[in-house]
Molecule: transfer RNA
Organism: Candidatus Magasanikbacteria bacterium RIFCSPHIGHO2_02_FULL_45_10
């Protein structure tokens, strides 16, 4: 340099051939339980869905450019 995959909560990841609340597990806080701790149970918080632009009534999803990252080839 070319090609392909990925970027969504603190971490690991789902998600939708564009639509009515964006989710799970772990982690965090609180409550309950216990003599106490752990485990289990309940509740809660936490997201500009990588950045910018475009299409559209409407974009996490489609298009373009860029950034980061992984792999292959050179």
């Nucleotide at each position: 340099g070319u090609c392909a995959g990925g970027g969504u909560a603190g971490c690991u990841c789902a998600g939708u051939u564009g639509g009515u609340u964006a989710g799970a597990g772990c982690g965090g806080a609180g409550c309950a339980u216990u003599c106490a701790u752990a485990a289990c149970g309940c509740u809660c918080a936490g997201g500009u869905c990588g950045u910018g632009g475009g299409u559209u009534c409407g974009a996490u999803c489609c298009c373009c450019a860029c950034c980061c990252u992984u792999g292959a080839c050179a």